[in-house]
Context: one part of a larger RNA
RNA sequence: UCCGGCGAGUUAUUGUACGUAGCGAGGUUAAGCGAUUAAGUCGCGGAGCCGGAGGGAAACCGAGUCUGAACAGGGCGUAAAGUUGCGUGCAAUAGACCUGAAACCGUGUGACCUAUCCAUGAGCAGGUUGAAGUUGAGGUAAAACUCAAUGGAGGACCGAACCCACGUACGUUGCAAUGUCCGGGGAUGACUUGUGGAUAGCGGAGAAAUUCCAAUCGAACUCGGAGAUAGCUGGUUCUCCCCGAAAUAGCUUUAGGGCUAGCGUUGUCUUAGAUUAGCGGAGGUAGAGCACUGAAUGAGCUAGGGGCCGAUGAGGUUACCGAACUCUAUCAAACUCCGAAUGCCGCAUAAUUGGUGGACAGCAGUCAGACCAUGGGAGAUAAGUUUCAUGGUCGAGAGGGAAACAGCCCAGACCUACAGCUAAGGUCCCAAAUAUACACUAAGUGGAAAACGAUGUGGAGUUGCGAAAACAACCAGGAUGUUGGCUUAGAGGCAGCCAUACAUUAAAAGAGUGCGUAAUAGCUCACUGGUCGAGUGAUUCUGCGCGGAAAAUUUAACGGGGCUAAGUGUAUAACCGAAGCUUAGGAUACCUUGAUGGUAUGGUAGGGGAGCGUCGUAUACGGGGCGAAGCAUGAGCGGGAGCACAUGUGGACUGUAUACGAGUGAGAAUGCCGGA
Numbered sequence: 001u002c003c004g005g006c007g008a009g010u011u012a013u014u015g016u017a018c019g020u021a022g023c024g025a026g027g028u029u030a031a032g033c034g035a036u037u038a039a040g041u042c043g044c045g046g047a048g049c050c051g052g053a054g055g056g057a058a059a060c061c062g063a064g065u066c067u068g069a070a071c072a073g074g075g076c077g078u079a080a081a082g083u084u085g086c087g088u089g090c091a092a093u094a095g096a097c098c099u100g101a102a103a104c105c106g107u108g109u110g111a112c113c114u115a116u117c118c119a120u121g122a123g124c125a126g127g128u129u130g131a132a133g134u135u136g137a138g139g140u141a142a143a144a145c146u147c148a149a150u151g152g153a154g155g156a157c158c159g160a161a162c163c164c165a166c167g168u169a170c171g172u173u174g175c176a177a178u179g180u181c182c183g184g185g186g187a188u189g190a191c192u193u194g195u196g197g198a199u200a201g202c203g204g205a206g207a208a209a210u211u212c213c214a215a216u217c218g219a220a221c222u223c224g225g226a227g228a229u230a231g232c233u234g235g236u237u238c239u240c241c242c243c244g245a246a247a248u249a250g251c252u253u254u255a256g257g258g259c260u261a262g263c264g265u266u267g268u269c270u271u272a273g274a275u276u277a278g279c280g281g282a283g284g285u286a287g288a289g290c291a292c293u294g295a296a297u298g299a300g301c302u303a304g305g306g307g308c309c310g311a312u313g314a315g316g317u318u319a320c321c322g323a324a325c326u327c328u329a330u331c332a333a334a335c336u337c338c339g340a341a342u343g344c345c346g347c348a349u350a351a352u353u354g355g356u357g358g359a360c361a362g363c364a365g366u367c368a369g370a371c372c373a374u375g376g377g378a379g380a381u382a383a384g385u386u387u388c389a390u391g392g393u394c395g396a397g398a399g400g401g402a403a404a405c406a407g408c409c410c411a412g413a414c415c416u417a418c419a420g421c422u423a424a425g426g427u428c429c430c431a432a433a434u435a436u437a438c439a440c441u442a443a444g445u446g447g448a449a450a451a452c453g454a455u456g457u458g459g460a461g462u463u464g465c466g467a468a469a470a471c472a473a474c475c476a477g478g479a480u481g482u483u484g485g486c487u488u489a490g491a492g493g494c495a496g497c498c499a500u501a502c503a504u505u506a507a508a509a510g511a512g513u514g515c516g517u518a519a520u521a522g523c524u525c526a527c528u529g530g531u532c533g534a535g536u537g538a539u540u541c542u543g544c545g546c547g548g549a550a551a552a553u554u555u556a557a558c559g560g561g562g563c564u565a566a567g568u569g570u571a572u573a574a575c576c577g578a579a580g581c582u583u584a585g586g587a588u589a590c591c592u593u594g595a596u597g598g599u600a601u602g603g604u605a606g607g608g609g610a611g612c613g614u615c616g617u618a619u620a621c622g623g624g625g626c627g628a629a630g631c632a633u634g635a636g637c638g639g640g641a642g643c644a645c646a647u648g649u650g651g652a653c654u655g656u657a658u659a660c661g662a663g664u665g666a667g668a669a670u671g672c673c674g675g676a
Base pairs, nucleotide, nucleotide: 001676002675003674004673005672006671011094012093013092014091015090016089017088018087019086020085021084022083023082026050027049028048032044033043034042035041036040054061055060064076065075066074067073097235098234100232104225105224106223108221109220115199116198117197118196119195120194121193122192123191124189126158127157128156129154133150134149135148136147137146138145162186163185164184166183167182169180170179201217203213204212205211210219238611239610240609241608242607243606248261249260250259251258252257262366263365264363265362266361267360268359269358270357272356273353274352275351276350277349278347279346280345281344287338288336289335293332294331295330298327299326300325304321305320306318307317308316309315369394370393371392372391373390374389375388376387377386378385399410400409401408414586415585416584417583419582420581421580425576426575427574428561429560430559434573435572436571437570438569439568440567446563452547453546456544457543458542459541460540461539462538463537464536465535473531474530475529476528477527479504480503481502484498485497486496510525514523515522587601588600589599590598591597612665614662615661616660617659618658619657620656621655622654623653630649631648632647633646634645636643637642
């Protein structure tokens, strides 16, 4: 990993609802007893229970009663039949669908491992150091003291056995559930070790680490209480048909749990629903506005304030500030003189529609929602963010499109078909299906991106100059007072300041547009003439393009090939394209008719209905050594679970119908047992 077998809503009691049966103002027996039996069955038994009357705390009264002073009002009643079995759904109590803790408590078993202790034994090669003491010598008044020798102390030194375990490596399905190699520490001691004994789990022991107490230790193991409990995880076995949710509110030591409501389903009853059209309402959002409340721009005018003059006055003055007022330009979720569209409420009529509304009763599930669009809040007008509201899809929805892609676009799958038409989206090839007309784009733009930048290019305007010759180019001129005045070392058009509408000659020429010089000089421009001969500048709006443009495995920002259309815009006519619609046939459910038609049938949680199969019991009818069950094979039948038949094998039981009863259906539970 696979195969086979086993493996999970049961039973009892009570309640409740529905179905069904009996009896019915009644219904029913319990224990027990009797008869007879193989099990059992029949009879007796009316104690008791439910119903038939309620109200009140009660006394009590009674179709009423309680409250109350009440004959008032109000509350609860009266006017609808129950009861006993059986079956089914659900609930309660019990282990209560199955499996699963960590734990808690009780009785015992453990110190052959290990910790400490007690008793009694044992062990420690070799080498080194050389304490006290002692002896002798020196020394002293005597000592002290010094030297030499002797001596053999020490949790002394080096180092085997022995004990330990500091480091790396190896080992890591090992040699080993802690080892091996090489090094390392202690090695006469708080040393090591044999044997026997002591201490026990709410405990012992501990040179103390939550360390050890038999590979187990923040409380050992064993059996029991015990099927502890588990708002948690996993699992929960045949088929078909009908309907079909929720991820919300309130409360919750509540937030991944629950209760009630909401939303589902089933039954009974019910003239009630929804949408649109019409009419009538309430409202203060979007927008807008500034009339209020606030915010806020500039100007005018003015009370007042500041400065100055004046004597600390009177009075005056002011390039200062400035409420209110007037004009002007604005802003607001908690502003409104205004004010929609939608939505909401009501009414009768009409049309359309419907598994449409309401009540009661049985049974639920749901309380983590996701994205998209729109309107808001939070955030940074961030997030595949978060939180509300309205709608959609997914959830519980398959099919076509978006290359692939729960939540986007189209569209809701009863079954069959090698029939047709369409939707979104597409029509060069991959790959079903295409052409035409007029434009645009040259960027592979298309096939990612901003501010900003640019004689890219198309379209529509406005405007200047222009055959009295423009724009561009070329030829020529571009002067004089004058080097304007000031400044300055110098300042001559051209460092700077002042003036610049100076004047003259002129076709024209600035007291000068740039370059240049130390300052001049020089080049050039404005301006003018000529040559030439038709357009040339500025600007606004707009279509499509260009730059701006750097990323990590691999081209990789059309799905690919490739495309100058097979790109973009407008228009036309075709076609392809889905489980949509149609056509033909069929199944089921509901409604309906004069025939016969019509409508529906995606589906998780969940509710309801109808069936198949297994084992057993009863009754009836069968089959079987002329071959039962089981097994194998075979293009059979049925909507499915499933069921026949034939042949072979097998060798003794077994089927059908009806009713009843269950240890009644396996793929999953890190399921259990066996096998491969």
Molecule: large-subunit ribosomal RNA, domain II
Organism: Bacillota bacterium